[in-house]
């Protein structure tokens, strides 16, 4: 200098004038003053909760989710650290990571043959036939791989190495790793993001949940029900005790609350590899409801992208013009 990898930050600021929103104070000529007023993803609605109702609990079951080990968290399918496997020269990245000896499936085509072999080939033989699975061909996969000994020709038939299985030993909390010893070796291979089995976890619905106030109307029919209807998958249990379900018809659609002080933000210290936890200090930063952030001018400037809260929070995923910081890897050149 070039090309990369991982992690962050900003994504506008400031001054003036007018305009908008709620809050607080002062005033009631309907105003004045003050501070504040959309995001890193507010998007997706993919997970987890807080909160509300059913409901005073429970049981197995249906259904769903997760799936190596250890930790963090309110919790999670998230995050941190590690192991194993795969990819990359590397920094690093990814994960579909329990069980195929509980069972059932599937493996097309090609090929002679895919739950078990002999087409070509090689050897013996006059031939019939016998032996063989090293070589060839097909295929994702054909008696574990490679090299030798051996043989009529071959073959774990035997030997060394590797792979696989078994055993204890060492290290580690563990997943797991290492060295050693034994076994010629596969209840024939692969597949569970195939059905399934195993372990662990999960009630449902949702702020249009709920609570309160005001106003207004009009009931008619059917079914079930005091021998117990109804009770947020169904069943059992349990509770309560008279209504419940449904068709037609009528009235209302208003207001208050929930509604923003939080598993909160920022900073210091301590512990921890880290995620994070503890402690001290400090701050209060939108609550709209047909839905508030705008317009003009000046300066700085890389800011032109993706894009605008609606009960709240922790994550994940997706989109993103441009600027910038830190650490690391590879290549080239110079010293």
């Nucleotide at each position: 200098c070039a090309a990369g990898u991982a992690g962050g930050a900003c994504g506008g600021a400031u001054g003036a004038u007018c305009g908008c929103g709620g809050u607080a104070g002062c005033a009631u000529a309907u105003g004045c003053u003050a501070a504040c007023g959309a995001g890193g993803a507010a998007a997706g609605u993919c997970c987890g909760g807080g909160c509300u109702u059913c409901a005073c609990a429970g049981g197995g079951u249906a259904g769903g989710a997760u799936g190596c080990c250890g930790g963090a968290u309110a919790a999670c399918g998230u995050c941190c650290g590690g192991u194993u496997g795969a990819g990359g020269u590397g920094a690093c990245u990814c994960a579909c990571a329990g069980a195929c000896c509980a069972g059932u499936g599937c493996a097309a085509c090609a090929g002679a043959a895919a739950u078990a072999u002999a087409c070509c080939g090689c050897c013996c033989g006059a031939a019939a036939g016998g032996g063989u699975a090293a070589g060839g061909g097909u295929g994702a996969a054909a008696u574990g791989g490679c090299a030798g000994u051996g043989u009529a020709a071959g073959a774990g038939a035997c030997u060394a190495c590797c792979g696989c299985c078994c055993g204890g030993c060492u290290g580690g909390u563990a997943a797991c790793a290492g060295a050693c010893g034994g076994g010629g070796c596969a209840c024939a291979u692969g597949u569970a993001a195939a059905c399934u089995c195993c372990a662990u976890c999960c009630g449902a619905a949702g702020c249009a949940a709920g609570a309160c106030c005001a106003a207004g109307c009009a009931g008619a029919g059917a079914g079930c029900g005091u021998u117990g209807a109804c009770c947020u998958g169904a069943c059992c249990c349990g509770g309560c005790g008279a209504g419940c379900u449904u068709u037609c018809a009528g009235g209302u659609a208003g207001g208050u609350u929930g509604c923003u002080u939080g598993a909160g933000g920022c900073g210091g210290c301590u512990g921890g590899c880290a995620a994070c936890a503890g402690u001290c200090g400090u701050c209060c930063u939108a609550g709209a409801u047909a839905g508030a952030u705008g317009a003009u001018c000046g300066u700085c400037c890389a800011a032109g992208a993706c894009a605008u809260a609606a009960c709240c929070c922790g994550g994940c995923u997706u989109a993103u013009a441009g600027u910038u910081c830190u650490a690391c890897u590879u290549g080239u050149u110079u010293u």